Bacterial RNase P class A from a Gemmatimonadales bacterium, 362 nucleotides, folded computationally. Its Rfam family is "Bacterial RNase P class A". By type it is a ribozyme. The sequence is in RNAcentral, with records from ENA. The gene name in the source record is rnpB. The model forms 95% of the base pairs in the Rfam consensus.
RNA sequence: GUGGCGGGGCGUGACGGUCGCGGCCCGCGAGUGCGGCGGGCCGAGGAAAGUCCGAGCUCCACAGGGCAGACUGCCAGGUAACGCCUGGGCACCGUAAGGUGACGGACAGGGCCACAGAAAACAGACCGCCUGCCGAUGGCAGGUAAGGGUGAAAAGGUGGGGUAAGAGCCCACCGCGCGGCUGGCAACAGCCGUGGCACGGUAACCCCCAGUCGGAGCAAGGCCAAAUAGGCGGCGAGGUCCGGCCCGGACCGCUCGAGCCGCGGGUAGGCCGCACGAGGUGACGGGUGACCGUCAUCCCAGAGAGAUGACCGUCCGGCGGUCUCCGCCGAACAGAACUCGGCUUACAGCUUCGCCACCCAU
Numbered sequence: 001g002u003g004g005c006g007g008g009g010c011g012u013g014a015c016g017g018u019c020g021c022g023g024c025c026c027g028c029g030a031g032u033g034c035g036g037c038g039g040g041c042c043g044a045g046g047a048a049a050g051u052c053c054g055a056g057c058u059c060c061a062c063a064g065g066g067c068a069g070a071c072u073g074c075c076a077g078g079u080a081a082c083g084c085c086u087g088g089g090c091a092c093c094g095u096a097a098g099g100u101g102a103c104g105g106a107c108a109g110g111g112c113c114a115c116a117g118a119a120a121a122c123a124g125a126c127c128g129c130c131u132g133c134c135g136a137u138g139g140c141a142g143g144u145a146a147g148g149g150u151g152a153a154a155a156g157g158u159g160g161g162g163u164a165a166g167a168g169c170c171c172a173c174c175g176c177g178c179g180g181c182u183g184g185c186a187a188c189a190g191c192c193g194u195g196g197c198a199c200g201g202u203a204a205c206c207c208c209c210a211g212u213c214g215g216a217g218c219a220a221g222g223c224c225a226a227a228u229a230g231g232c233g234g235c236g237a238g239g240u241c242c243g244g245c246c247c248g249g250a251c252c253g254c255u256c257g258a259g260c261c262g263c264g265g266g267u268a269g270g271c272c273g274c275a276c277g278a279g280g281u282g283a284c285g286g287g288u289g290a291c292c293g294u295c296a297u298c299c300c301a302g303a304g305a306g307a308u309g310a311c312c313g314u315c316c317g318g319c320g321g322u323c324u325c326c327g328c329c330g331a332a333c334a335g336a337a338c339u340c341g342g343c344u345u346a347c348a349g350c351u352u353c354g355c356c357a358c359c360c361a362u
Base pairs, nucleotide, nucleotide: 001358002357003356004355005354006353007352008351009350010349013315014314015313016312017311018310019309021043022042023041024040025039026038027037028036045333049344050343052342053341054340055339056338057217058216059215060214069213070212071211072210073209074088075087076086077085078084089103090101091100092099093098104208105207109206110205111202112201113200126148127147128144129143130142131141132140133139134138156174157173158172159171160170161169175197176195177194178193179192180191181190182189183188221272222271223270224269231263232262233261234260235259238252239251240250241249242248279298280297281296282295283294284293285292286291316330317329318328319327320326321325
């Protein structure tokens, strides 16, 4: 210099001013409150999103155990917990930095393995190779599984010996099984011995093994509480309407009780839950790390599903021009509504750190 790998931080530019919107607090005048005036503080995100996991919280259910069902699945650690994260092992990909992985079990049992191919699982023989026989450029019988061919996959691989040709038939190395030793908490790795090798794949098919799991969700749930209509108790012979009043009339009642009073449950409505929390920031300490501890410091939206904005000036950056100046622009994804920890998905641009490979120069 070129190309690449892995992280971190920002993210409608920065500062100042004016006006506005939502929430909370203080003060002013008045008897309280509302309202008004003045002042102060705070006011969207890294994903607030999808609602996919795990929790807090709340209510309901629940002797104990099992069946069924769902999920998880190498090992160790972190955490309130997790299907998350960190570190490690193994496998695969990459020259490397690094990336990816549902990564327990295929002699417990069942199922499946398309097409092609002779054969797809207690093996088999199409071409070929070898031996024998015969009516002999071929046929039949037997041997063989080295070679060819098919397939995603063909019954250990490579080399040598051996043989009629061959073959773990024999040998060396590799692989595999079994036993042991060493290292490691473990997953696992290495080494030694041993067996000639027997056991195809598929469990993101059923299944087996091990572990975890009660349900619903802030419209949870709690408190206060009208009107109307039911319910219960008490009083009760009158009550209501037409009307200014009387007379009069109508309706409902007087055992099945009009009307009035009280109680109780529920609804409308209001309040709480609900913003101090597994909290943020900084320093120090422990740990490879995820993370943990101590100290200091900060208070940081919260509803009505409704607020979180506009303008001006200076600077910064970009673009254009008639380039001492002028004009325009400030972008992406998106937007709280019980709350946290994760994952996943969307995203213009800026910035920063570490590492790898190759080339050039010294």